[in-house]
RNA sequence: AUCUUAUCAAGAGUCAGGGGAGGAACUGGUCCUACGAUCCUGCAGCAACCACUUAUCUUAUAAAUAAGCGAGGUGCUAAAUCCAGCAGGCAAGUUUGUCUGGCAGAUGAGAA
Numbered sequence: 001a002u003c004u005u006a007u008c009a010a011g012a013g014u015c016a017g018g019g020g021a022g023g024a025a026c027u028g029g030u031c032c033u034a035c036g037a038u039c040c041u042g043c044a045g046c047a048a049c050c051a052c053u054u055a056u057c058u059u060a061u062a063a064a065u066a067a068g069c070g071a072g073g074u075g076c077u078a079a080a081u082c083c084a085g086c087a088g089g090c091a092a093g094u095u096u097g098u099c100u101g102g103c104a105g106a107u108g109a110g111a112a
């Protein structure tokens, strides 16, 4: 890098050190940023995907479902995945609003 599947309107940094210019994946918009961002390290925190525990079910296990846990493996801590992008429906009426599905992306779990 590829495939499958689940989730993505909640939540959590005005911290310390490093570093010094772009960053928010892409395009457009709109934002953040020398009052030092993005990023790296430490600490702190959030969440509960996996793991773990208990219960139900079962002759028993597995699976499934529900609840719990947070010392384990990840993840996350500006803005809805910041908004839109493609197709369609509805309302207004010439470019907007809203809804549904999709594309793309992120993260987890699994596969080759």
Stems, first nucleotide, its partner, number of pairs: 002111007013043001015042004022032003026085004044077003049073002052068005081104001086101006

A computed fold for a 112-nucleotide RNA from Mesobacillus harenae, annotated as SAM riboswitch aptamer (S box leader).
The coordinates come from a structure-prediction model, not an experiment, and the mean pLDDT is 83.
The model forms 97% of the base pairs in the Rfam consensus.
The sequence was found by an Rfam model in a public genome assembly.
Its Rfam family is "SAM riboswitch aptamer (S box leader)". Gene Ontology term of the family: regulation of gene expression.
The organism belongs to Mesobacillus, within Bacteria.